[in-house]
Molecule: transfer RNA
Organism: Planctomycetota bacterium
RNA sequence: GCCUGUGUCGUCCAGUGGCAGGACACCGGUCUCAUAAGCCGGACACGGUGGUUCGAUUCCAUCCGCAGGCA
Numbered sequence: 001g002c003c004u005g006u007g008u009c010g011u012c013c014a015g016u017g018g019c020a021g022g023a024c025a026c027c028g029g030u031c032u033c034a035u036a037a038g039c040c041g042g043a044c045a046c047g048g049u050g051g052u053u054c055g056a057u058u059c060c061a062u063c064c065g066c067a068g069g070c071a
Stems, first nucleotide, its partner, number of pairs: 001070007010024004018054001026042005047063005
C1' cells in the first nucleotide's frame, strides 16, 4: 500500500428496519453486632460524518480505532 472482518453501558455479550436488554461491576435501601451473600430499587451505552427510509444500533458510503491476510 491492497483486501477482509469488527466497533453497543466500566467489563463481557444479546439485539438484522419500529420501546436499546442481560450478566458482572457501581450507587441507595433491606438484612447482620459487623462484613459477605441474598432480596428490592436506581444511574449509565449504539465510534464520527453523510446517504437511503415514514422510521436506522440494524442497510449503504466514507473517515477513525482494533484484529487478520497478502505484498